[in-house]
RNA sequence: GAAGGGGGUCGGGUGACCGCCUGCGCAGGCAGGAGGAAAGUCCGAGCUCCACAGGGCAGGGUGGUCGCUAACGGCGACCGGGGGCGACCCCAGGGAAAGUGCCACAGAAAACAUACCGCCCCGCGAAGUUCCGGGGCAAGGGUGAAAAGGCGAGGUAAGAGCUCACCGCGGUUCUGGCGACAGAGCCGGCAGGGCAAACCCCACCCGGAGCAAGACCGAAUAGGGGAGCGUUUGAGGGCGGCCCGCCCAAGGCUCCCGGGUAGGUUGCUGGACCCCGCCAGCAAUGGCGGGGCUAGAGGAAUGGUCACCCCCUCCCGUUUGGCGGAGGGACAGAACUCGGCUUACAGACCCGCUUCCGCA
Numbered sequence: 001g002a003a004g005g006g007g008g009u010c011g012g013g014u015g016a017c018c019g020c021c022u023g024c025g026c027a028g029g030c031a032g033g034a035g036g037a038a039a040g041u042c043c044g045a046g047c048u049c050c051a052c053a054g055g056g057c058a059g060g061g062u063g064g065u066c067g068c069u070a071a072c073g074g075c076g077a078c079c080g081g082g083g084g085c086g087a088c089c090c091c092a093g094g095g096a097a098a099g100u101g102c103c104a105c106a107g108a109a110a111a112c113a114u115a116c117c118g119c120c121c122c123g124c125g126a127a128g129u130u131c132c133g134g135g136g137c138a139a140g141g142g143u144g145a146a147a148a149g150g151c152g153a154g155g156u157a158a159g160a161g162c163u164c165a166c167c168g169c170g171g172u173u174c175u176g177g178c179g180a181c182a183g184a185g186c187c188g189g190c191a192g193g194g195c196a197a198a199c200c201c202c203a204c205c206c207g208g209a210g211c212a213a214g215a216c217c218g219a220a221u222a223g224g225g226g227a228g229c230g231u232u233u234g235a236g237g238g239c240g241g242c243c244c245g246c247c248c249a250a251g252g253c254u255c256c257c258g259g260g261u262a263g264g265u266u267g268c269u270g271g272a273c274c275c276c277g278c279c280a281g282c283a284a285u286g287g288c289g290g291g292g293c294u295a296g297a298g299g300a301a302u303g304g305u306c307a308c309c310c311c312c313u314c315c316c317g318u319u320u321g322g323c324g325g326a327g328g329g330a331c332a333g334a335a336c337u338c339g340g341c342u343u344a345c346a347g348a349c350c351c352g353c354u355u356c357c358g359c360a
Stems, first nucleotide, its partner, number of pairs: 001356004006351005012309007020033005035331001039342002042340005047210004059206005064078005079093001080091004094201002099199002101195003116141002118137006125131002149167002152164003168190001169188008214266004224257006236248004273292008310329005317323001
């Protein structure tokens, strides 16, 4: 210098004027006012209400090991597998000798294995090499994503773990590691394909709804309940055969109580909070000390204009000092609050690392 790989930070600045929301102030006014993702609402929690003796079924989720954490499907370290020369990256990474199911096309055969071409032996007839019949084989060819270990040697009629070495696999013992697992020795010629983000089995976890949760205050009007007053002229009931009469009493008036609605208040922002330093730890993270207060709306504020500066692109004139002009500067935007994940993003910067080339 070129090409890569990992981690992190920022994401326009200053000023003036005009506004918006919140707090404070009698007032002039003063102070504060979006993000790294506020997003998707995909996980996990706090908080609130409802339900709930305990256990199980159903349903859902997670899935190497050990840690971290309030918790997690998150994070860290390690193990195993795969990719890359490498830095490094990717993996739902338990169980296929519990059972069931599926495996397109091609192919003889997709699983109780099988025999299309082929190789070898025997027999007979025609005949010198094929056809036919019987038998052996699975080395080679062919199909496929995948075909009953791989490769080499011996062996054989041809072959075959048939035999042997190495690798793989299974069992077992020892060693190392908390563990996943790794290494070594011995034994066994070898179990029988793949798929569990197919059903299923195993282990562990999970009650539901969500701030429009929930709590408080609470009209007007219309209902409900109660107390008192009061009426029979025509409601109704009781006494009574009927009338009068008496009693209860509807409607009425006054007062009280209670529920709901409109509306208002609260929950509402000080919290697993932020910054700095030290210590423990490989790290995630934890502990200690010091400092800080950092939006709270409710049709929903956080904006607009101008000037200068910054960065990028283009054009023109160039006196090559850089100047002048035009355009552009992303994704997005709080709504109870946190911890994560995922997705979007113009541009700028920082710190390690890898490979190659050049020079000294």
Background: The RNA shown here (Bacterial RNase P class A) has 360 nucleotides and comes from a Pseudomonadota bacterium. Its Rfam family is "Bacterial RNase P class A". By type it is a ribozyme. RNAcentral holds the sequence, with entries from ENA. A source record names the gene rnpB. Model confidence (mean pLDDT): 76 of 100. The source organism's lineage runs through Bacteria, Pseudomonadati and Pseudomonadota.